[in-house]
RNA sequence: GCCCCCAUCGUCUAGUGGCCUAGGAUAUCAGGUUCUCAUCCUGAAGACAGGGGUUCGAGUCCCCUUGGGGGUA
Numbered sequence: 001g002c003c004c005c006c007a008u009c010g011u012c013u014a015g016u017g018g019c020c021u022a023g024g025a026u027a028u029c030a031g032g033u034u035c036u037c038a039u040c041c042u043g044a045a046g047a048c049a050g051g052g053g054u055u056c057g058a059g060u061c062c063c064c065u066u067g068g069g070g071g072u073a
Base pairs, nucleotide, nucleotide: 001072002071003070004069005068006067007066010026011025012024013023018056028044029043030042031041032040049065050064051063052062053061
């Protein structure tokens, strides 16, 4: 240089064009429980790497860029 794969809450992940103003686990915070801590229960906050395109409609399809991984001389 070329080819392939990946990128979603702090972390791990679900999603396969419309039931998604994105769900779950864990962590964090608040309350309850407890003499206290832990456990347990309830609740809250928290994400689609960036830009453009296709479409009535995009996390999902296409292109470019960025970052990561693998292959090849």

Background: Predicted 3D model of a 73-nucleotide RNA (transfer RNA) from a Phycisphaerae bacterium. The prediction has a mean pLDDT of 82. The organism belongs to Phycisphaerae, within Bacteria. Its Rfam family is "tRNA".